[in-house]
RNA sequence: GGGCUCGUAGCUCAGCUGGCUAGAGCACGUCAUUUGCAAUGACGGGGUCGAGGGUUCGAGUCCCUCCGAGUCCA
Numbered sequence: 001g002g003g004c005u006c007g008u009a010g011c012u013c014a015g016c017u018g019g020c021u022a023g024a025g026c027a028c029g030u031c032a033u034u035u036g037c038a039a040u041g042a043c044g045g046g047g048u049c050g051a052g053g054g055u056u057c058g059a060g061u062c063c064c065u066c067c068g069a070g071u072c073c074a
Base pairs, nucleotide, nucleotide: 001073002072003071004070005069006068007067010026011025012024013023019057028044029043030042031041032040050066051065052064053063054062
């Protein structure tokens, strides 16, 4: 330098062929239970979906550029 894959919550990830309000587990907070802690149960907070533009009535999803990570080739 070139090819491929990936980037979504603090972490690990799902999200199908574009559709109504963006989710799960763990973590975190509050409450209950306990003498207390842990475990368990209930409730809750937290995201401009890597950045910018484009297509579309509508984009996490499609297209372009850039940034970053991994991998292969040279």
Notes
This is a predicted structure of a 74-nucleotide RNA (transfer RNA) from Candidatus Amesbacteria bacterium RIFCSPLOWO2_01_FULL_49_25. Taxonomically the source falls in Candidatus Amesiibacteriota (Bacteria, Bacteria candidate phyla). Rfam family: tRNA. It is annotated as a transfer RNA. Rfam links the family to the GO term triplet codon-amino acid adaptor activity. Its mean pLDDT, the model's own confidence on a scale to 100, is 80.